[in-house]
RNA sequence: GGCCUUAUCGUCUAUCGGUUAGGACAUUGCCUUUUCAAGGCAAGAAGCCGGGUUCGACUCCCGGUAAGGUCA
Numbered sequence: 001g002g003c004c005u006u007a008u009c010g011u012c013u014a015u016c017g018g019u020u021a022g023g024a025c026a027u028u029g030c031c032u033u034u035u036c037a038a039g040g041c042a043a044g045a046a047g048c049c050g051g052g053u054u055c056g057a058c059u060c061c062c063g064g065u066a067a068g069g070u071c072a
Base pairs, nucleotide, nucleotide: 001071002070003069004068005067006066007065010025011024012023013022018055027043028042029041030040031039048064049063050062051061052060
């Protein structure tokens, strides 16, 4: 340098055009307990960036950035 894949809460990960963007762990609060741990309930928290297509985009297309793989 060419080609391919990937990018979503703090972390891991669902969601293949109309979703309240869901779950697990973690965090915080409350309950329980003499205390801690465990357990129960609740809460907050996310679409890499810029364009395009579409009535409507996390999702499809183009470019960029970053990461990984492969070939030379």
Predicted 3D model of a 72-nucleotide RNA (transfer RNA) from an uncultured bacterium. Its Rfam family is "tRNA".